[in-house]
Context: one part of a larger RNA
RNA sequence: CUGGGUGUAAAGGGCGUGUAGGCGGAGAUGCAAGUUGGAAGUGAAAUCCAUGGGCUCAACCCAUGAACUGCUCUCAAAACUGUAUCCCUUGAGUAUCGGAGAGGCAAGCGGAAUUCCUAGUGUAGCGGUGAAAUGCGUAGAUAUUAGGAAGAACACCAGUGGCGAAGGCGGGUUACUGGACGACAACUGACGGUGAGGCGCGAAAGCGUGGGGAGCAAACAGGAUUAGAUACCCUGGUAGUCCACGCUGUAAACGAUGAGUACUAGGUGUGGGAGGACUGACCCCCUCCGUGCCGCAGUUAACACAAUAAGUAUUCCACCUGGGGAGUACGAUCGCAAGGUUGAAACUC
Numbered sequence: 001c002u003g004g005g006u007g008u009a010a011a012g013g014g015c016g017u018g019u020a021g022g023c024g025g026a027g028a029u030g031c032a033a034g035u036u037g038g039a040a041g042u043g044a045a046a047u048c049c050a051u052g053g054g055c056u057c058a059a060c061c062c063a064u065g066a067a068c069u070g071c072u073c074u075c076a077a078a079a080c081u082g083u084a085u086c087c088c089u090u091g092a093g094u095a096u097c098g099g100a101g102a103g104g105c106a107a108g109c110g111g112a113a114u115u116c117c118u119a120g121u122g123u124a125g126c127g128g129u130g131a132a133a134u135g136c137g138u139a140g141a142u143a144u145u146a147g148g149a150a151g152a153a154c155a156c157c158a159g160u161g162g163c164g165a166a167g168g169c170g171g172g173u174u175a176c177u178g179g180a181c182g183a184c185a186a187c188u189g190a191c192g193g194u195g196a197g198g199c200g201c202g203a204a205a206g207c208g209u210g211g212g213g214a215g216c217a218a219a220c221a222g223g224a225u226u227a228g229a230u231a232c233c234c235u236g237g238u239a240g241u242c243c244a245c246g247c248u249g250u251a252a253a254c255g256a257u258g259a260g261u262a263c264u265a266g267g268u269g270u271g272g273g274a275g276g277a278c279u280g281a282c283c284c285c286c287u288c289c290g291u292g293c294c295g296c297a298g299u300u301a302a303c304a305c306a307a308u309a310a311g312u313a314u315u316c317c318a319c320c321u322g323g324g325g326a327g328u329a330c331g332a333u334c335g336c337a338a339g340g341u342u343g344a345a346a347c348u349c
Stems, first nucleotide, its partner, number of pairs: 003321004007303002012317001014201004021194001023192001025088001027086005033081002035077004040072003049065006091191001092188003096183003103177002106174002109171001110154001114150008125136002162169002206247006215241002220236004258316006266294008275285002298305002322349003331342004
């Protein structure tokens, strides 16, 4: 390379949007580029292969045939691909109606708790632990009552519940705004799916500038523990955590499972919607979309997966090819830096 693979053995890009490209629904007609068949020309000789022959055999040599799987030109076919025109509605989209939702963004608001401040009551302890000590407290702490301030997070509701492409999203109100779903079948008429590059989004930590700082808390200090204790435990405590703007671009960014479409037994929960039946909001029946569990066929090395597939097919992308060296070196590129992306080899087992 041909292949074979990618839940856990090496391997799915963190997630979208979309360019090129490769792929693409039903019908009709034409063309004939691909495709198929026929004819002609060419495809030098030698070589290779087959048969026969010549050197005593063989290597070697000679003859005949086949082959040279190709190219050019021409005649024809029109199923498939392509292409051109017309047309269709089931794929896709639009309109209308409807309800659901922690989807996003901005600005007000609320109560509980915590800490601090002020004042009252009150007196000797409080705090902390396995036990202690450091620490706080007669300059009146802890406790308790009243008032005030600040910042951060939103108990119950709460649910293998919901929403979002992923990261993620949870007090309440208002404004703006994205998407999905159901019903209907009015409109467009294949407008689709995938997607190398590109562009955008992207937890936490970290960085820059300016704010903010209650609680928590890397670093740091002290007290313990211990043989030691640069830890686990305790008392403190700064960055940070919060806000605005900008950067970083990584995670066990996980369902360790790329996206789309079609098909393939059932059962049972739950969220949203529509329909039927019913006296009835229920229960029941049916149906669409989501989210769980169990389970047949099938798959799998096994575990397990099983209509939300890891089954059966198909289209496109990404990635893997023994362990270490190594996600390192070098180069390139991005970044303020930290570092990110791309990414070897020698050597060794």